[in-house]
RNA sequence: UGGGGAUUAGUGUAACGGUAGCACAACUGACUCUGACUCAGUUAGUCUAGGUUCAAAUCCUAGAUCCCCAGCCA
Numbered sequence: 001u002g003g004g005g006a007u008u009a010g011u012g013u014a015a016c017g018g019u020a021g022c023a024c025a026a027c028u029g030a031c032u033c034u035g036a037c038u039c040a041g042u043u044a045g046u047c048u049a050g051g052u053u054c055a056a057a058u059c060c061u062a063g064a065u066c067c068c069c070a071g072c073c074a
Stems, first nucleotide, its partner, number of pairs: 001070007010024004018054001026042005047063005
């Protein structure tokens, strides 16, 4: 420098262009002598900026970070 891939909550992982869910975790409560287990509930998310669209995590453009491959210089 070129090509490819990835980015969603604290972690992992879903979501045909139709308005973001699940599990774990954390917290609160119930239960318990206490803790664990179990049960109920709560918190919190689409990498950034634009564009298309009635509607964007999803499509388009540019950028950011990380990973892989190739190449150049030394």